[in-house]
Context: one part of a larger RNA
RNA sequence: ACCAACGAGUUGGGUGUAUAACUUUGUCUAAGGGGUUAUGCCCCGGAGGCGUAGAGAAAUCAAGUGUUAAUAGCGCGUUUAAAGUUAUAUUCUCAGACCCGAAGCCAAGCGAGCUUGUCAUGGCCAGGGUGAACCCGCGAGAAAUCGAGGGGGAGGCCCGAACCCGUGAGCCGUUCAACACUCUGGGAUGAGCUGUGAUAAGAAGUGAAAAGCUAAUCGAGCUUGGUAAUAGCUGGUUCUCCCCGAAAUAACUUUGGGGUUAGCGUCCUUGUCUUUUUUCGCAGGUAGAGCACUGGAAGAGAUACUGUGCCGAAAGGUAGGUAUCUUUACCAAACUCCGAAUGGCGAAAAGUAAAAGGACAGGGGCAGUCAGACCUUGGGGGCUAAGCUCCAGGGUCAAAAGGGAAAAAGCCCUGAUCUUCAUCUAAGGUCCCAAAAUUUGAGCUAAGUGUAAGAAAGGAAGUGGAAUUCCUGUGAUAGUUAGGAGGUUAGCUUAGAAGCAGCUACCCUUUAAAAAGUGCGUAACAGCUUACUAAUUAAGGAGUUCUGCGCCGAAGAUUUCCGGGACUAAAGCUCAGUACCGAAGAUAAGACUCUGUGAGAUAUUUUGUAUCUUAUGGGGGGUAGGGGAGCGUUCUUAAGGCAGUGAAGUUCACGACGUAAGUCGGAAUGGAGCCUUGAGAAGCGAGAAUGUUGGU
Repeated sequence: ACCAACGAGUUGGGUGUAUAACUUUGUCUAAGGGGUUAUGCCCCGGAGGCGUAGAGAAAUCAAGUGUUAAUAGCGCGUUUAAAGUUAUAUUCUCAGACCCGAAGCCAAGCGAGCUUGUCAUGGCCAGGGUGAACCCGCGAGAAAUCGAGGGGGAGGCCCGAACCCGUGAGCCGUUCAACACUCUGGGAUGAGCUGUGAUAAGAAGUGAAAAGCUAAUCGAGCUUGGUAAUAGCUGGUUCUCCCCGAAAUAACUUUGGGGUUAGCGUCCUUGUCUUUUUUCGCAGGUAGAGCACUGGAAGAGAUACUGUGCCGAAAGGUAGGUAUCUUUACCAAACUCCGAAUGGCGAAAAGUAAAAGGACAGGGGCAGUCAGACCUUGGGGGCUAAGCUCCAGGGUCAAAAGGGAAAAAGCCCUGAUCUUCAUCUAAGGUCCCAAAAUUUGAGCUAAGUGUAAGAAAGGAAGUGGAAUUCCUGUGAUAGUUAGGAGGUUAGCUUAGAAGCAGCUACCCUUUAAAAAGUGCGUAACAGCUUACUAAUUAAGGAGUUCUGCGCCGAAGAUUUCCGGGACUAAAGCUCAGUACCGAAGAUAAGACUCUGUGAGAUAUUUUGUAUCUUAUGGGGGGUAGGGGAGCGUUCUUAAGGCAGUGAAGUUCACGACGUAAGUCGGAAUGGAGCCUUGAGAAGCGAGAAUGUUGGU
């Protein structure tokens, strides 16, 4: 890992509800009497009370009665059930309470053959080095004492085996080994190492102290018990079909990944109504707008007051400041003189459908939900950041498959009962991959821009369209030819300044025209050139604004990201048209099922209910979850059957039936029990639980 078997809402008590069956339907006794375990209790006792019919003041009438002229209306009544038992189903509750799962807590025992400390009694430490005290004699000295020599053999001394340890590295790391091996290293006469025996233990021991060690276990050992501890947590929870179908919100919560109530679901029951559209009415202060209030902020002016700067002898002027007023253009979630649309509430009308698994309300049973996600709209927070976060309105996913978006929870289209090699469409598409147009008409783009995400400020004789201004056969624009002068080298400045360093001014004359000079240039001149003019040529030229499509701006990690191939009067972009393709949508034909209405039949004790037939409508995606109907397993009971002429079981790519769980048959094997129907009872259904056991 696989296979097989086993493996999880049970049982008892109590409560509620539903369904079914059954039972009962007057109730309480008072005095008194009897008994007794004697302030009590038990039995007898139905006299009487209350109830069983009400209405009316009453007579009276009566399921009615009173009021009243009333048979009208109104008041009070009538319409019935109630209680209990049992069973089944279901919820809650007390119990282990659907199953498995802690770390832990407590008790009683067992452990010091490992290890820690201690005690008793034993054992062990090659060799070498150093050379303390002390002693001896020698030398010096007055002496104290000193010097050198010899002897001596101290030390938690030195080097280093055994022995003890375990520093660094390697190796090992399904190992030789649940800590070893190799090299290296520390101690090695001491607080040394070690054998044997003994002793101290679980909130306790022991500890040269690391919370170390106390049998591979220690911030409280191990074993058993309390014990099925508890687990708001994780995992798992076993057959089928049919109907409906949520929530991820509010309030409270030592509450936030848990609960309770409400909201939203479902089932039963009782009742009422309209969802839609139009019209009418009502509330409101948002969007917008505005400045009338509250505030903000800018310009101009006037008036008052005014420290200061400047001018002025002063008056006053000027630049300001503060306040008020006038005026101009503005701003505001917590401003409003105003003020929508949508939405909301109410009424009426239309609409007449079996309206619709529509709405609302009352009662009851059972829930689940309280982590939501994205998209879009209006907002808050943030950076008008986030696949960010928090609200509100809508949608989808969640719980929704199918088609489109290459691929895809949340986008677009559309809601899958089943069958069909039928038809029509949606979104989206129609050159090939790949179903359908190489489709019709008119433009644009040359950038492979683009062809299903996507880019700025800024820059540019890219190119299309539109508008507008000016010049133009009295000849524009470009080109070519010629001129481009004089006063004058303007004045100043300057070494110089002559059109052309700089400053000031920028006149006059001759002219077709020519600057007190446009740009080069010179030290300064010179020189070249431009403006300006004429001739020649000949028909358009110059600018501005708006706009379509393109260009640059444009840097990322495999090709590489148009899905690809590939595409250029497109297979790109814009506008208009026609046809086709395209889904589990719609339609067509049939089948199943649920449900409403009408009719009929049958059964039953009747209103009714159930079943069937028929006609005519509507529905059938689904997680949590609610409801309904069934299949199968084992056993009990009653009746009926099968079986050595072969039961159960097992095997089969065998046949048939059923919507399914499944059932029946056949063949082979097997060798002794089994089945059907009614009723009943459960150790009753496995693929998952790092499930348990066995096998391979």
RNAcentral holds the full RNA, with entries from MGnify. A computed fold for a 696-nucleotide part of an RNA from a soil metagenome, annotated as large-subunit ribosomal RNA, domain II. Its mean pLDDT, the model's own confidence on a scale to 100, is 81.